[in-house]
RNA sequence: UGGGGAAGCGGAUGCGAUCGCUUUGUUUACAAAGAGGAAAGUCCGGGCUCCGCAGAGCAGGAUGGUCGAUAACGUCGACCGGCCGCAAGGUCAGGGAAAGUGCAACAGAAAGCAAACCGCCGAGGCAACUCGGUAAGGGUGAAACGGUGGGGUAAGAGCCCACCAGAGCGGGUGGUGACAUCCGCUGCUUGGCAAACCCCAUCCGGAGCAAGGCCAAACAGAAAGCCGGCUUGCAUGCAAGCCAAACGUCAGCUCGGCGUGUCGUGUUUUCGGGUAGGCCGCUCGACGCGCCGAGCAAUCGGCGCGCUAGAUAAAUGAUUGCAGCGCAAGCAACAGAACCCGGCUUACGAGCUUCCCCAGGGC
Numbered sequence: 001u002g003g004g005g006a007a008g009c010g011g012a013u014g015c016g017a018u019c020g021c022u023u024u025g026u027u028u029a030c031a032a033a034g035a036g037g038a039a040a041g042u043c044c045g046g047g048c049u050c051c052g053c054a055g056a057g058c059a060g061g062a063u064g065g066u067c068g069a070u071a072a073c074g075u076c077g078a079c080c081g082g083c084c085g086c087a088a089g090g091u092c093a094g095g096g097a098a099a100g101u102g103c104a105a106c107a108g109a110a111a112g113c114a115a116a117c118c119g120c121c122g123a124g125g126c127a128a129c130u131c132g133g134u135a136a137g138g139g140u141g142a143a144a145c146g147g148u149g150g151g152g153u154a155a156g157a158g159c160c161c162a163c164c165a166g167a168g169c170g171g172g173u174g175g176u177g178a179c180a181u182c183c184g185c186u187g188c189u190u191g192g193c194a195a196a197c198c199c200c201a202u203c204c205g206g207a208g209c210a211a212g213g214c215c216a217a218a219c220a221g222a223a224a225g226c227c228g229g230c231u232u233g234c235a236u237g238c239a240a241g242c243c244a245a246a247c248g249u250c251a252g253c254u255c256g257g258c259g260u261g262u263c264g265u266g267u268u269u270u271c272g273g274g275u276a277g278g279c280c281g282c283u284c285g286a287c288g289c290g291c292c293g294a295g296c297a298a299u300c301g302g303c304g305c306g307c308u309a310g311a312u313a314a315a316u317g318a319u320u321g322c323a324g325c326g327c328a329a330g331c332a333a334c335a336g337a338a339c340c341c342g343g344c345u346u347a348c349g350a351g352c353u354u355c356c357c358c359a360g361g362g363c
Stems, first nucleotide, its partner, number of pairs: 001359009013323007021034005036334001040345002043343005048208004060204005065079005080094001081092004095199002100197002102193002117138002119134006146164006165189002167186008212280004221271006227264001228243007246260005287306008324331002
């Protein structure tokens, strides 16, 4: 210098002014605070709440190398193994295919336990060809049942032998372990797919803040109390009569007259459920920042400091000054809390940073 790999910063451009909105405080005022890195998708895990629950099994679902981290996880870290890459590094649902069932387009003779299309060899036949042997050679395919050499044979073949590769069994060494490595034996060479059924191991009760709790109008319901006086009757709590109160009416007003009329659709109190509505849940929490310590790390422990939205149809906006960027208009992306937290996944404009690998050149 060129090419590549890994990790990260950033996020209404910054600092003000004025007027607003939400919350809090000592509430006409004043002060303080006021969206995200993903608040998103709602995919996984947990807290919290209510319901359910003796234990075990079946069914169903999820997960799947090992060791660790964690409240928990399908997440994270370190390591092991396979594959890709010269490398930095990337990637993998990474248990079991020698329990069983099943699948494999096209091509090919044959696709799972064997198989004979061509070829090779033997026998028969004048010949075409027929019968038999053969997986060494050709051809097909993503995949054809170890490789090389020698012996052997009619031709061949782990049929036999040497070496190499693998598998199984036994053992040694290292590692907590996955696993690595070494030695011996057995010709054992037995393919792939389980995000196909299935088998094995581990885990899993259900519903969700519209959870759940408290207060509580109006209307309706239930219960209890109250509703003048006198007389008479009787079957003693009812009936009748009269007069008050009240109301209506006559009248300009008063007195007064007449009518209605006193257990009713009356009135007062209390009660239950809990609709409208209000309050709590609600934001101090597996919290943030700094330092120290343990650990390779994920993470954990200690100390100090800090409090950082809590709305409910839903607040976080508008105008403007200076600076910056742009020729200018203008100020940019993805996107907005709705109980909380840990993850994963997906989306994202300009600009920027660090570390590592490879190649070439110079000193």
Molecule: Bacterial RNase P class A
Organism: Pirellula sp.